[in-house]
Molecule: Bacterial small signal recognition particle RNA
Organism: uncultured bacterium
C1' cells in the first nucleotide's frame, strides 16, 4: 500500500431478568337505591292465614388490602460473547499479498 474477516453502528427477529396494569386466590366490603332469612312493628282478612318489609345475621356487587407460585398483555440506552439482514465513512483487531 491492497485485500479481505470481526467488533463498533442501524433495522429486525428470538429467549431470560425487571416494572406496570388484568386474570387468578384470600381477606374485607352496600342504612336504603342488590340478594336470601326477615325479629319487631304495619296492612289485609270475621278466621285461617297471607302481603309488603325496616333492623339484625348471612352472601355478595363496585371497590380496598395481601399474595407473588401461576397465566397470557403492555414497556425500555435491562440483558444475551443469541440468530438474520444493512452498511463499509471512521475508529479497533485478525488474516494474506506486495514493497520499503
Nucleotide at each position: 500500500c491492497a485485500u479481505u474477516g470481526g467488533g463498533u453502528c442501524c433495522c429486525g427477529c428470538g429467549c431470560g431478568a425487571c416494572a406496570g396494569a388484568c386474570g387468578c386466590g384470600g381477606a374485607c366490603g352496600a342504612a336504603c337505591c342488590u340478594u336470601g332469612u326477615c325479629a319487631g312493628g304495619a296492612c289485609c282478612g270475621g278466621a285461617a292465614g297471607g302481603u309488603a318489609g325496616c333492623a339484625g345475621c348471612a352472601a355478595u356487587a363496585a371497590g380496598u388490602c395481601c399474595g407473588g407460585c401461576c397465566g397470557g398483555c403492555u414497556g425500555g440506552g435491562c440483558g444475551c460473547c443469541g440468530c438474520g439482514g444493512g452498511g463499509u465513512a471512521g475508529c479497533c483487531u485478525g488474516g494474506u499479498g506486495g514493497g520499503a